This is a predicted complex of two RNAs, RNase P RNA and transfer RNA, with 419 nucleotides together.
It holds a member of the Rfam family "Bacterial RNase P class A". Rfam classes the family as a ribozyme.
């Protein structure tokens, strides 16, 4: 100097004049004050919070999948193990089980999975020959995404784990690790090809809706709602799908007895954010301190001017958070890693 | 705001244990007719919304995404 990788961060400044809109003071005129985002966006997960009777079982259904730890959970997030790409820093990784059991592998091709052999190889017999029958073989052609461990050496009539030798795979054991795994010995000639983002088998996890949840207030009518007594069938019906079993209900009595294109809570103080300091590898935890930063409901955050610079990307809250995805002009730090030149 | 469906030819639709995307109506050409219309051959027309994955093979299965459509404002 060039060339890559991870990881953090901004995302137009100032200053003035007039608007909206939340709070506050004030009788009032009017002042003071807050006023989008890292994705508010997708609504894919997870939870908080509401209501349903969050009521017991079992079957269905859904979800997740290498291990170990974080969390309120989680499909996230950290570390680690495998497996793959890269010289390397690093980066992907739906990664449980095909030897429970089922189903599927079209065309091609002997054969696509209780196996077999077209073409060659080889032996025999047969024929003057071309060649044909039998039998052996799967080393090599061919087919096809995929063909019954691989390489070599010996073996043989040609060949074969038929036999060794290294690789692979299984099975026993040990050593190390919390565990996934990993390493070593030893030991079988080798058994059965894909496909679970097919059915399923195995571990775990899960109740249902979703602030247009739900609550309250308030003039009247019907249909309702409560509470208490009480009832043969507990038959129909509610109570997430589906059974069983529980619960409710018919009546009477007593009480409320309606709201409407309203109003009032929920609605923003929270698993909150910043510093320090400890404990961990880290995700995170813990203590101490400071701080309060939109909360609307036809629904607000805009507009002009001035100046200044690199001339400004994606994009607009709607009950709240914790994640992932996805979109994003340009800019700014920093950590490591290759090459290639100087000292 | 919240929940649900679906996107296949120029229009409406098909396509299931994942195996060559088709059919109706439109459109080209030609016969038939003086001529047109029908009818009667025959052609062409596809990025399966887009983009990745799993698989030998994907409209199909999975994940992202983009659109297009419905349904939810007490209670009965």
């Nucleotide at each position: 100097g060039g060339a890559g990788u991870c990881g953090g961060c901004c995302g137009g400044g100032c200053a003035g004049u007039c608007g909206c809109u939340g709070g506050g003071a004030g009788c009032a005129a009017u002042c003071c004050u807050g006023g989008a985002g890292g994705a508010a966006a997708g609504u894919c997960c997870g939870g908080g919070c509401u209501u349903c009777g969050c009521u017991g079982g079992g079957c269905a259904g859904g979800g997740u999948g290498c291990c170990a730890g974080g969390u309120a959970a989680c499909g996230c997030c950290u570390g680690g193990g495998g497996g793959g790409c890269g010289u390397g820093a690093g980066c992907c990784u739906a990664c449980g089980g095909a030897a429970a059991g089922u189903g599927c592998c079209g065309c091609a091709g002997a054969a696509a999975a209780u196996a077999u052999a077209c073409c060659g190889c080889c032996g025999g017999c047969c024929g003057u020959g071309a060649g044909g029958c039998c039998g052996g073989u799967a080393a090599g052609g061919g087919u096809g995404a995929a063909a019954u461990g691989g390489u070599g050496c010996g073996g043989u009539a040609a060949g074969a784990g038929c036999g060794c030798a290294c690789c692979g795979c299984g099975c026993a054991g040990g050593u190390g690790g919390u565990a996934a795994c990993a390493c070593c010995u030893g030991u079988g000639g080798c058994a059965g090809g894909g496909u679970a983002a097919a059915c399923c088998c195995c571990a775990c996890c899960c109740g249902a809706a979703g602030c247009a949840a739900g609550a309250c207030c308030g003039a009247a009518u019907a249909g309702g709602g409560g509470a208490a007594c009480g009832u043969u069938u507990g038959c129909a019906g509610u109570g997430u799908g589906c059974c069983c079993a529980c619960a409710c209900g018919a009546g009477u009595u007593c009480c409320c007895g309606g709201g409407u294109a309203g109003g009032u809570c929920g609605c923003u103080g929270g698993a909150g954010g910043c510093g320090u300091g400890c404990g961990g590898c880290g995700a995170c935890g813990c203590a101490c301190g400071c701080c309060c930063a939109a909360g609307a409901u036809g629904a607000a955050u805009g507009a002009c001017u001035g100046u200044c610079c690199u001339c400004g990307a994606c994009a607009g809250a709607a009950c709240c958070c914790g994640g992932c995805u996805u979109a994003c002009a340009g800019g700014c730090c920093g950590g490591c890693u290759c090459c290639c030149u100087u000292c | 705001g919240c929940u649900g469906a679906c996107g296949u030819a120029g229009c409406u639709c098909a396509a299931u244990u994942g195996g060559c995307a088709g059919a109706g109506c439109a459109g080209u050409u030609g016969c038939c007719u003086u001529g047109u219309a029908a009818g009667c051959a025959u052609c062409a027309g596809g990025u399966u919304g887009c983009a990745g994955g799993u698989u030998c093979a994907a409209u199909u299965c999975c994940u992202g995404u983009c659109g297009u459509c419905a349904g939810c404002u007490c209670c009965a």